[in-house]
RNA sequence: AGGGUUUGAUCUUAGCUCAGGAUUAACGCUGGCGGUGUGCCUAACACAUGCAAGUCGUGCGACAAACUCGGAAAAUUUUACUUUACUGUGAGAUUUUCUGGGGGAAAGCGGCGAAUGGGUGAGUAACACCUGGGUAAUCUACCUUUUGAAUCAGAAUAAUUCGUCGAAAGACGAACUAAUUAUGGAUAAACUCAGAAAAAUAAUUUUUUUCUGAGAAAAGAUAUAUCUUUCAAAGGAUAUAUUGUCAAAAGAUGAGCCUGGGUCCUAUUAGCUAGUUGGUAAGGUAAUGGCUUACCAAGGCAAUGAUGGGUAGCUGGUCUGAGAGGACGUUCAGCCACACGGGGAUUUAGAACAGCCCCGACUCCUACGGGAGGCAGCAGUGAGGAAUAUUGGACAAUGCCCGAAAGGGUGAUCCAGCGACACCGCGUGGGUGAUGAAAGCUUUCGAGUUUUAAAACCCUGUCAAGUGGGAAGAAAAUCUGAUUUUAUCAGAUAUGACGGUACCACUGAAGGAAGCUCCGGCUAAUCCCGUGCCAGCAGCCGCGGUAAGACGGGAGGAGCAAGCGUUAUCCGGAUUUAUUGGGUGUAAAGGGUUCGUAAGUGAUCAAGUUAGUCAAAUCUUAAAUAUUUCAGCUCAACUGAAAAACCGAUUUGAAACUGCUCGAAUAGAGUUCGAACGAGGGAAGUGGAACUGCCGGUGUAGCGGUGAAAUGCGUAGAUAUCGGCAGGAACACCAAUUGCAAAGGCUACUUUCUAUUUCGAUACUGACACUGAGGAACGAAAGCAUGGGGAGCAAUCGGGAUUAGAUACCCCGGUAGUCCAUGCCGUAAACGAUGGGUGCUAGGUGUUGGUCCGAUUUUCGGAUCAGUGCCGAAGCUAACGCGUUAAGCACCUCACCUGGGAACUACGACCGCAAGGUUGAAACCCAAAAGAAUUGACGGGGGCCCGCACAACCAGUGGAGCAUGUGGUUCAAUUCGACGGUACGCGAAGAACCUUACCUGGGCUUGACAUGUUGGUAGUACUGACCCGAAAGGGAAUGGAAUCUGAUUUUAUCAGAUAGCCAAUACAGGUGGUGCAUGGCUGUCGUCAGCUCGUGUCGUGAGAUGUUGGGUUAAGUCCCGUAACGAGCGCAACCCUUGCCUGCAGUUACUCGUGAAAACAGCACUCUGCAGGGACUGCCGUGGUUGACACGGAGGAAGGUGGGGAUGAUGUCAAGUCAGCACGCCCCUUAUGUCCAGGGCCACACACGUGCUACAAUGGUUGGUACAAAGGGAAGCGAAACCGUAAGGCGAAGCAAACCUCAAAAAACCAACCCCAGUUCGGAUUGUAGGCUGCAAUUCGCCUGCAUGAAGUUGGAAUUGGUAGUAAUCGCGGAUCAGCUAUGCCGCGGUGAAUACGUUCUCGGGCCUUGUACACACCGCCCGUCACGCCAGCUGAAUCGAGAGUGCCUGAAGUCUCCAUUUUUUGGAGCCAAGGGCAAAUUCGGUAAGGAGGGCGAAGUCGUAACAAGGCAGCCGUACCGGAAGGUGCGGCUG
Repeated sequence: AGGGUUUGAUCUUAGCUCAGGAUUAACGCUGGCGGUGUGCCUAACACAUGCAAGUCGUGCGACAAACUCGGAAAAUUUUACUUUACUGUGAGAUUUUCUGGGGGAAAGCGGCGAAUGGGUGAGUAACACCUGGGUAAUCUACCUUUUGAAUCAGAAUAAUUCGUCGAAAGACGAACUAAUUAUGGAUAAACUCAGAAAAAUAAUUUUUUUCUGAGAAAAGAUAUAUCUUUCAAAGGAUAUAUUGUCAAAAGAUGAGCCUGGGUCCUAUUAGCUAGUUGGUAAGGUAAUGGCUUACCAAGGCAAUGAUGGGUAGCUGGUCUGAGAGGACGUUCAGCCACACGGGGAUUUAGAACAGCCCCGACUCCUACGGGAGGCAGCAGUGAGGAAUAUUGGACAAUGCCCGAAAGGGUGAUCCAGCGACACCGCGUGGGUGAUGAAAGCUUUCGAGUUUUAAAACCCUGUCAAGUGGGAAGAAAAUCUGAUUUUAUCAGAUAUGACGGUACCACUGAAGGAAGCUCCGGCUAAUCCCGUGCCAGCAGCCGCGGUAAGACGGGAGGAGCAAGCGUUAUCCGGAUUUAUUGGGUGUAAAGGGUUCGUAAGUGAUCAAGUUAGUCAAAUCUUAAAUAUUUCAGCUCAACUGAAAAACCGAUUUGAAACUGCUCGAAUAGAGUUCGAACGAGGGAAGUGGAACUGCCGGUGUAGCGGUGAAAUGCGUAGAUAUCGGCAGGAACACCAAUUGCAAAGGCUACUUUCUAUUUCGAUACUGACACUGAGGAACGAAAGCAUGGGGAGCAAUCGGGAUUAGAUACCCCGGUAGUCCAUGCCGUAAACGAUGGGUGCUAGGUGUUGGUCCGAUUUUCGGAUCAGUGCCGAAGCUAACGCGUUAAGCACCUCACCUGGGAACUACGACCGCAAGGUUGAAACCCAAAAGAAUUGACGGGGGCCCGCACAACCAGUGGAGCAUGUGGUUCAAUUCGACGGUACGCGAAGAACCUUACCUGGGCUUGACAUGUUGGUAGUACUGACCCGAAAGGGAAUGGAAUCUGAUUUUAUCAGAUAGCCAAUACAGGUGGUGCAUGGCUGUCGUCAGCUCGUGUCGUGAGAUGUUGGGUUAAGUCCCGUAACGAGCGCAACCCUUGCCUGCAGUUACUCGUGAAAACAGCACUCUGCAGGGACUGCCGUGGUUGACACGGAGGAAGGUGGGGAUGAUGUCAAGUCAGCACGCCCCUUAUGUCCAGGGCCACACACGUGCUACAAUGGUUGGUACAAAGGGAAGCGAAACCGUAAGGCGAAGCAAACCUCAAAAAACCAACCCCAGUUCGGAUUGUAGGCUGCAAUUCGCCUGCAUGAAGUUGGAAUUGGUAGUAAUCGCGGAUCAGCUAUGCCGCGGUGAAUACGUUCUCGGGCCUUGUACACACCGCCCGUCACGCCAGCUGAAUCGAGAGUGCCUGAAGUCUCCAUUUUUUGGAGCCAAGGGCAAAUUCGGUAAGGAGGGCGAAGUCGUAACAAGGCAGCCGUACCGGAAGGUGCGGCUG
């Protein structure tokens, strides 16, 4: 950064699609390790279970069991001492009572917290959010600072105890008690309220100062010391310290409210709003405010989009992009909203996820009376879904709450677990190693490739595994001590969930660790097999119908890699909504036209201002992210630190430009005066020609109409013609790419009213201008309404033709309508397919209207202004084209476009009497649709030209019989191929067997034929009587070998090889398939004159030019001209043959000679052969450009390529041939091969083609007499002679041939007969007797004799050949071949005509040009109805659901107000109000019989509307009509 895809190709327009990046992803295949992140996008669906908010005993009361430290009293008792005395004292034990402290499960009062943290995104289009301001209109617990104060008094209640009710939840009653609980009094300022005075200020609901009056507070606790009460302790008081409490001020933090700007789609939502907008007063709030109420006014919002509908949490940011933008809002962070749905208050500094009350839905418990609940906290479950984790550990760290603290709590958080979900990192080994191993795959069979890859050898040790060691994260707090006592320092003690984790060391070992997608193009990477429009693939184009690089498998390769692909979504590419950065003549797109509102834009000069603009400073722009740099984890991801930075606001400055204010000027615009043009418009009147009708005259049989006719009119007198009258409509000539008008449009003449424009000139106004969304007016034709009018024309309609049909074209009639008046309609190809305005940018040439100048003055020339045409510079354009009348260069402004179809449609709305108009989608389908130009092809387009193409002439075919080929039918088989021209007497130049490929039957299986390998084989090869058999074939007696090499040895033997045979294995064989896999060959256009290339030039390009043009030719033959110059394949010529001459040569030919003949002689003639000559428009004349050339003539055997042949350009028809041959692939292999016998290819109702013979007298028959050419001949031609009626036989001479022979030429000519008939024409058919070939003649040969004697008397429509030695006619020969079906084919000669005016038409072809919607190319393309199937949407009686409002009824909890009661409290009423119900409308969606249209479908039906002049030019609007395309009328356009 672009690529693919419309076409035969090209350029353009335009859509679709791909390559990139990304993701809270999912799915498929696969999966080694680690780090860091991340994980319900769906059902804001329902939730079992556990946990997620507590804490404080240094606020308070009470307190059980155990334990513990105490004190006091009493009793009992032990003991010691004592005593008269169990009397007393001391010490102990036990029990009881009282009391204090420690400790503390569970509960209570009280305080603080529970409003944080955590979750979710339903709602919300809004001051919700973002950004900047304001609050002099506000509040703020805990925290910090400052000032001051903490006084007196009484009271209640929980816990607890007792009782009652209840299943439970729980409730009630009685009695007792405390506080940092609640209440009252006192006191109090700097607080609050009220009032007064003064000052400041532009002003105020502002501020400051002073004075007066009124009002509002509190709570203690702990420690130590001292004092004190008491028997003692507890208790009390005081002081100190700490902490708490109250009032006030300030700060910090957090919050409330207001406000400028920003914030999605929809106008098929255009009007909305009654507390609505404002005011006054009151209430309410922390606070402003219609926030609420009463009264007053009638406002407020809206095309700069109100109101309504749809969708959506917003942002920092994330993804993408070069950027501008576009899309998104997961994790993290800020804000908001919500907590089962809805409503409400309470507490509080602040309000409700794990609070309360009520209604509703749902779930659970129940003893049926009542109760309980809310995972969108963390885990987890079900459901939904393509889809998203553990009912884990710990408070160690970081935070938060409570506490004086220790400490407690914390699913916040920190960790771990699961998931390749994402990003990042690492590994799966490294080196050497060619005998290029084996194996796989491929193969041109040589080899190539996987492949240094492996093996093997030598190394290393990350990760994983094992063993051992082992962190940082932890230091605050606490305690002790010190000090400057706020706080800091030192020491000591204890604390780790993660975790024996990270990390380190050692051990052994290449050992445990690679897949996925793709390989036709885009797009890196190709082969084999299988399949056979099947199965399947596919992002787009598109692959697949027997050789698939596109399907499936395999081999190999490419890419990425613990991942790889697919799907989904977003941005990009897409300049494909275009600000950057597009367009509108013909591709989509200029409104039918004008006026004009809002709005946008706006000429010159001066001054001011500073809104825009520019600059600077300040504030802000949270953190994270992103950028740059540095740093920490081994690196990276990740993390930390620093720097820079967008927007917005405020202030200050600048003054060029824009804006604004003011002033001035006149070039834009307008006014005035004069002159002028015109189918400009409205109204009234007038005119002639034509037409039709009527009246009258003349006149007679037709008229009219058409391609041709008919309907029609006419003897009741038409048409024609003359005169008169009436009527309506339109205005010939003038007349012109003339003029006028905004467009539509406007044409006889006159009058009148009215508008514009141009030119010239003076003065005036002084920017008054341009465009113009909405809006208004005008607006062809058709059409509608009402009333007139109606000559002609003429939808519909009727009739006649045409036609397969003809709802058409043509003809005869003819109604609406066309005309007028009035009112609608509002559309056209309303077009220059080109909106309006202004300025600028070469010209030339016409024309209209003015003005000026000049001249040779009825006229001409020049200049200029305003129109209107043509051609053209630059420039523009995809091209065509445009080009001062722009589609050029610029500015201003409006309208419109964004693939094709669906669709100038549906629904809705507005307009209309209706017809209908305006506005105007979607689902769905397609990968195109389209523009311009190019090359072809085609045209019932044009021009030129040629051809036995037509015409002219001759002879035929088509009718008959026969021959032959084909189709069809038949058959066991009738083998196969060839099918318009370009198959059909064709392959086949010869089917009785063979051929032969077909059928039936019988055989063979390495084979009828070829080449190998291995093994065996002397009675082997070879011979083959005889047997079976139709033959092939199968058996088989007898006889019976050979060659080469080596060894031993030389009689011979052994071993091996050859040949043959047997067996096995490779293979042979196939007229089996595919001519649409092919080669080669051939046909055809066509012996037509064409087909191309190089260089140059032109064009963006396909391409053009050359090759076109003017002539000429048989010819792209030649000449001239020419941006072309040359060249090639074709044409022509060179080749063969024929016609004339010359030279040479000459036997078997010939004969001027000799001779009876054989023969001799000769080469003059004929002839034969060879070599040459000759013809070239060379010569003359005329025409033509002094040309090519044409015409005429001379000479010549021949004259204008002399006649004929061979020779066939580039290409077309997937033309023909796999059965002539060759060949790829496929198929068969005891058969689709091969051998044999017989049969078939020869069938026969019929149809067609090609021929033969005829139909007769230009003939037939009989007899006679002549004249050829070219060929053939040895398994051959075969003479003479003889036999036979003949076919033929016999015979054998001659001849490998100018010698012999086939061989007789026949028509012709002479003579005779026949006498127009189914015949003396014609010969089919049949019978019979023969001949020949051949193993064989029945199916199925040819010939001969005799007999028989069919159809046929010149042939319908139609059609063929031929232009001169031709047609016609007559015979002769040859190939193939034993013979023949040959009348075929290929050749040869004999006799030998007629006609061509000419190019209108038919067919074919060539060149130029034109149109095209064709390119498989007119056998093309293509339109509509109908029938069938599928799909989506529209409509639809009705029905169901959801949403939002309106009105009415009912109305819980609760706040507030009022009333009653009252110790608290309770009850009633009212307002608001969730919810429920009813009613009528409304929006959206679902279902739906039926209805209308659309799209798509295999080769359906009917026609043929369009594309060519598409066979009636097409199209637009409108109206009527018709199975359908469509037809017709009226007006318009040229596309």
Molecule: small-subunit ribosomal RNA
Organism: hot springs metagenome